Small-subunit ribosomal RNA from Bullifex sp., 1535 nucleotides, folded computationally. The source organism's lineage runs through Bacteria, Pseudomonadati, Spirochaetales, Spirochaetaceae and Bullifex. Its Rfam family is "Bacterial small subunit ribosomal RNA".

[in-house]
RNA sequence: AUAACGGAGAGUUUGAUCCUGGCUCAGAACGAACGCUGGCGGCGCGUUUUAAGCAUGCAAGUCGAGCGGUAAGGUCCUUCGGGACCCUAGAGCGGCGGACGGGUGAGUAACACGUGGAUAAUCUGCCUUCCAGUUUGGGAUAGCACAUGGAAACAUGUGAUAAUACCGAAUGAGAUACACUUGACGGAGGUUAAGAGUAGGAAAGCUCCUGCGGGAGCGCUGGAAGAUGAGUCCGCGGCCCAUUAGCUAGUUGGCGGGGUAAAGGCCCACCAAGGCGACGAUGGGUAGCCGGCCUGAGAGGGUGGACGGCCACAUUGGGACUGAGACACGGCCCAGACUCCUACGGGAGGCAGCAGCUAAGAAUCUUCCACAAUGGACGAAAGUCUGAUGGAGCGACGCCGCGUGAACGAUGAAGGCCGUAAGGUUGUAAAGUUCUUUUUGGAAGGAAGAAUAAGCUUGGCAGGGAAUGGCCGAGUGAUGACGUGAAUUCCAGAAUAAGCCCCGGCUAACUACGUGCCAGCAGCCGCGGUAACACGUAGGGGGCGAGCGUUGUUCGGAAUUAUUGGGCGUAAAGGGCACGCAGGCGGCUUGGCAAGUCUGAUGUAAAAAUUCAGGGCUCAACCCUGUCUGGCGUUGGAAACUGCUGAGCUUGAGUACAGGAGGGGAUAUUGGAAUUCCAGGUGUAGGGGUGAAAUCUGUAGAUAUCUGGAAGAACACCGAUGGCGAAGGCAAAUAUCUGGCCAUGUACUGACGCUGAGGUGCGAAGGUGCGGGGAGCAAACAGGUUUAGAUACCCUGGUAGUCCGCACAGUAAACGAUGUACAUUAGGUGGCGGCAGCAAUGUCGGUACCGAAGCAAACGCAUUAAAUGUACCGCCUGGGGAGUAUGCUCGCAAGGGUGAAACUCAAAGGAAUUGACGGGGGCCCGCACAAGCGGUGGAGCAUGUGGUUUAAUUCGAUGAUACGCGAGAAACCUUACCAGGGCUUGACAUAUACUAGGAUAGUGCAGAGAUGUGCUAGCUGCUUGCAGCUGGUAUACAGGUGCUGCAUGGCUGUCGUCAGCUCGUGCUGUGAAGUGUGAGAUUAAGUUCUUCAACGAGCGCAACCCCUGCUGUCUGUUACUAACAGGUAAAGCUGAGGACUCAGAUGGGACUGCCGGUGACAAAUCGGAGGAAGGUGGGGACGACGUCAAGUCAUCAUGGCCCUUAUGUCCUGGGCAACACACGUGCUACAAUGGCCGGUACAAAGCGCAGCGAAGCUGCGAGGCAGAGCAAAUCGCAAAAAGCCGGUCUCAGUACGGAUUGCAGUCUGCAACUCGACUGCAUGAAGUUGGAAUCGCUAGUAAUCGCGCAUCAGCAUGGCGCGGUGAAUACGUUCCCGGGCCUUGUACACACCGCCCGUCACACCAUCCGAGUCGGAGGUACCCGAAGUCGCUAGUCUAACCGCAAGGAGGACGGUUCCGAAGGUACGUCUGGUGAGGGGGGUGAAGUCGUAACAAGGUAGCCGUACCGGAAGGUGCGGCUGGAUCACCUCCUUU
Repeated sequence: AUAACGGAGAGUUUGAUCCUGGCUCAGAACGAACGCUGGCGGCGCGUUUUAAGCAUGCAAGUCGAGCGGUAAGGUCCUUCGGGACCCUAGAGCGGCGGACGGGUGAGUAACACGUGGAUAAUCUGCCUUCCAGUUUGGGAUAGCACAUGGAAACAUGUGAUAAUACCGAAUGAGAUACACUUGACGGAGGUUAAGAGUAGGAAAGCUCCUGCGGGAGCGCUGGAAGAUGAGUCCGCGGCCCAUUAGCUAGUUGGCGGGGUAAAGGCCCACCAAGGCGACGAUGGGUAGCCGGCCUGAGAGGGUGGACGGCCACAUUGGGACUGAGACACGGCCCAGACUCCUACGGGAGGCAGCAGCUAAGAAUCUUCCACAAUGGACGAAAGUCUGAUGGAGCGACGCCGCGUGAACGAUGAAGGCCGUAAGGUUGUAAAGUUCUUUUUGGAAGGAAGAAUAAGCUUGGCAGGGAAUGGCCGAGUGAUGACGUGAAUUCCAGAAUAAGCCCCGGCUAACUACGUGCCAGCAGCCGCGGUAACACGUAGGGGGCGAGCGUUGUUCGGAAUUAUUGGGCGUAAAGGGCACGCAGGCGGCUUGGCAAGUCUGAUGUAAAAAUUCAGGGCUCAACCCUGUCUGGCGUUGGAAACUGCUGAGCUUGAGUACAGGAGGGGAUAUUGGAAUUCCAGGUGUAGGGGUGAAAUCUGUAGAUAUCUGGAAGAACACCGAUGGCGAAGGCAAAUAUCUGGCCAUGUACUGACGCUGAGGUGCGAAGGUGCGGGGAGCAAACAGGUUUAGAUACCCUGGUAGUCCGCACAGUAAACGAUGUACAUUAGGUGGCGGCAGCAAUGUCGGUACCGAAGCAAACGCAUUAAAUGUACCGCCUGGGGAGUAUGCUCGCAAGGGUGAAACUCAAAGGAAUUGACGGGGGCCCGCACAAGCGGUGGAGCAUGUGGUUUAAUUCGAUGAUACGCGAGAAACCUUACCAGGGCUUGACAUAUACUAGGAUAGUGCAGAGAUGUGCUAGCUGCUUGCAGCUGGUAUACAGGUGCUGCAUGGCUGUCGUCAGCUCGUGCUGUGAAGUGUGAGAUUAAGUUCUUCAACGAGCGCAACCCCUGCUGUCUGUUACUAACAGGUAAAGCUGAGGACUCAGAUGGGACUGCCGGUGACAAAUCGGAGGAAGGUGGGGACGACGUCAAGUCAUCAUGGCCCUUAUGUCCUGGGCAACACACGUGCUACAAUGGCCGGUACAAAGCGCAGCGAAGCUGCGAGGCAGAGCAAAUCGCAAAAAGCCGGUCUCAGUACGGAUUGCAGUCUGCAACUCGACUGCAUGAAGUUGGAAUCGCUAGUAAUCGCGCAUCAGCAUGGCGCGGUGAAUACGUUCCCGGGCCUUGUACACACCGCCCGUCACACCAUCCGAGUCGGAGGUACCCGAAGUCGCUAGUCUAACCGCAAGGAGGACGGUUCCGAAGGUACGUCUGGUGAGGGGGGUGAAGUCGUAACAAGGUAGCCGUACCGGAAGGUGCGGCUGGAUCACCUCCUUU
């Protein structure tokens, strides 16, 4: 500078993340349909299904100016028979047109269509121009008349007649055909100019004018040219299937004929053997093609309805005739199917023309008007015909436009809805006031579509003697289906006019009620199981609007088939490996050509449509005018690149020679160790095997050991992330044959190269066939174990097989899950093989590790690429169904290769993250185990629970974390349960109104009581009619231990007093996340230290608080008593004291502070000293983030629901206490470390006035009487007990044990029957130390002993506290349980109580096979053979021409060969329906059996193969790591 106007995403896999990947949505469109709704106009569109069948009407006729002729009607005449004239209909001969216009898309994969060419291989009526003509004769025939046959359709005979009908003859400029001569042109085999020779036509027609001579117009004939239309041929282009791979005999070509307007196997005879095909022939399926239309940024994808071009078809199939043109939609012939008429003999028909009907279907219109316009046929014309066309009607089917009112109007009306009751919202919305009249109704009015024809008037031109006439104009001039049209004007009046869908996210828009996994919704994800923004309704809101939604289809989004523009290590995807034909691609220099390529010009690219610009309907839709783009053809130019061709080069590739390493391959031979077997010797009772066993073997002598022999297979050590090979794979040694590789150097060839669809070869293990061999091992099999079972793992045996030869097979996790080749791109380290160098070192090839850039979803790869480029091949496109079915093919078989669909799901998957888990690992802790002590489990009893029972046995808790728990006290009460009896504003609260008052206390009667009914006593304050209080009535309401702890608050349990849980900023990572919190030490501790991309902080830990242990100071009664004094039987009893004990305040003390060792110079740890206490001194309170939808609606509170003369409330009685049984927690025991009796000693902590209750008296005792003292360091409970001293019992169911039962009592209390505790006497059960299993405890602890308190009238073996006596053991962390940190695996995330596999059973669905059976399509062979063409034929007939005639030529009819539709027979192919039964698959509610996989999944898993088994599966052989763990080795990094 120019050009360009153009590209959006979201939801859904997960606990979360990134990626891969599918599904779904938002957009646009439609010849649409359906649901709800519906005012108007304009412009368009309207059987997409059955090319199914059709009643009725119309859709192609016209010309009397081609011809013969004319019914009826009118006028006139008449001999009344009829005749003349006018106007003509219908029919006929003849001409032109019925090949156009209109419809449909069945067929067709083809030169059918599109595009560009060719025709030197062709035709063309009407039309235009030009040239030359239009002479002369003839014979018939329809109509008509008469007659005959027939139901009809129709047909036949006889007779007469016309023509622009038919035929003969003349003429021949020119044209055509044939042969000759000369010249010119073309890419071509051809065309053309000149010359002379032979064959061939007409309507003497029609009309008009006439001066009667003729002229003019329309026709006709021959010819030349144009235009138009058509035929034929060719290049290129556009569908699917290879599970269609071979097809073809007129097939391919030639020579010669025939045929056609025309080239050609188009057809025929003969000859040759070709032709097509992986660049997809042949076959099958589907389909009219295009301009265009829809979508898309584009490239593309889909589509071919309306309009336009081409093609094909006309009931199905075949055929020709006529004609310029047809093999003919409204023509003919034949055959088939169908329908109709019939007198049964025979006939008629073809709506895929316009309307219309029937059926089909989700679905698609009026049996309308007109030729006024445009166009067409005929005609000289007027005109006739025209379902073409122009219009109207129906349908919101589409596009476009308009309207359903506008302004003002707050008390923010009423009503509705919500509500915390304040209000909010509907909402200026309505009402109301003012205004307007598009639309609507009525009336008026009235453009344009009409151009012109005939006719009339008139101007000009040419020719002619004139007229008519011809050509070019001007004026005038009839005709409107639409149409009651449009515009416009007037009148009336807000009047006539709003719905549909949606409101969980995507996606704009929310509340209430109803429902309760029901009813239902749903495009995807998903909603609904009692608080549903998701269902239904209402209110409100959002969107669009005469429409709105739904369904269907197409494109888009989808870069999800990727040319633009994708991938293949692990997500789907690299062929098992190599060689190599075709194909694709290809080194350096140079010359030529110009196919590709680039560029200019030109032809074509129909119109319509699209785009842009402008214009016309009031706008728009719609219409009009102009313009643009790509492809193909022709032609000129350029030569860089590709290509072709010529010449050369050496670097790619290769060859030769001189060297090297190697388990590369093949064959033959040899060797030692081991194993088994055989023989013999020695020798004696076991051997073998396992987790433990058994089967097995051995006294008939095994095992062990020695000697000798036999057999087969495999080759220890070396040996190695070492070597070789294309891969599979290859290992004792020697020999022979042989392939490949590497380095260096020299010489040579001269691009000979790379890749490689098909193809060919090689190809572990297992398997197969035949023949050998067989020691060991070992599928199958047998036995033994294990186990619930054990078709397994383990053991004892053991056959195929493993080995050799030959042949097949052809697959593996055939893996580096990574195709081959070449080039480029930092390095470092170690092995292997060469070369150079004295060495250091360098370099080439190969092999392994680490790592930069880069790449990657990440993991990771990284000169051996998964980096960056190039070339070629293979492969992928959601999961399952399924590597299955079927077809084909290979194989002896097993099986291999190729390889779907229906159906079903919304995922399947990769990598990484955080958790959780593991019959994974490491480190650590805990009465976790171990070491100990004592228990439980056995007995009796107590208590709680389950179960059972019951009218009720109220309810809850129910693994750890329920079960002497809620309950720290069930005789009534409590009490919630049951039975019965009562009350209904209530037992209790608040408020209002009315009313009556005797508030309260005592007492009688009935009653089980509540209650009812009486009697007696007897109110208060004051502002004096009010308040308090009580009863009654009425209304709001009370009340509920009714439900939901899965609606909740609060409180609590548990992990767990475990050491963890987090945050801010920074950094790392795409991200989830990580780091910090890791590592090394250490600790009880995420306690502390060091280091570190972290630095800090919070909640936890610890400390701070309380008790206890030592002590100072102060205080000193009720406690204490050393000194002093008094005093007693004794005693702090008294004075007194403030020393001690003690009490209570307040301090100190302990901090790893000191010393030594270890440690890193740290933190810390070990030992020691001192100290009352030593490393947290002991104990308590204190419980992080969170987990368990843990527990509690019955402590309390509370949402929602429910009851309201009851699920509320009062009362009596009963129950919570039942009792075959099971479990938990305890008590007491089983005895002598004891029981009993007597004596005797020492606590702490508490409690006490409706209380503790001393002394005394009394009772055997529980207790009673009585009552001092004490609101308590004062008095009391209160005796502590075990202990100690003494005695007795002597091992027994006892002088152990005390249950149970009887009798008699005591106490509390209205009341001890159900159902209290205690006492005395009597009774005297089980039990002799407790199976499997299991619990507590690490020091003042366990064990043992008693004491107190709460609750409480009374009741304690339970709970909470207190002190007394007072042990044992801990090697240690292998194991069990629980926990913490790090790490690892995972298919788990509701998180292992997880996930998940297969058989079987049931239901449903689609599919495969299937004896068959019923169709359809096309093929081959044969039979029959209609109509008909080309031929052949002289049987019959015959006007024109020839001939004097006979006769001939020609024609018609007839016969017939070939071909030939439909039909028939046979065979095989493809395809569809149906099918007893069979097979697997998918999906389903909570079925059955096991537990194969995921962790080392409890036998690591998986792949291939073989065998076996209910099933998952097991085992053998070989392979892989996509296996955990431990050890070793190698390598790397850091200090």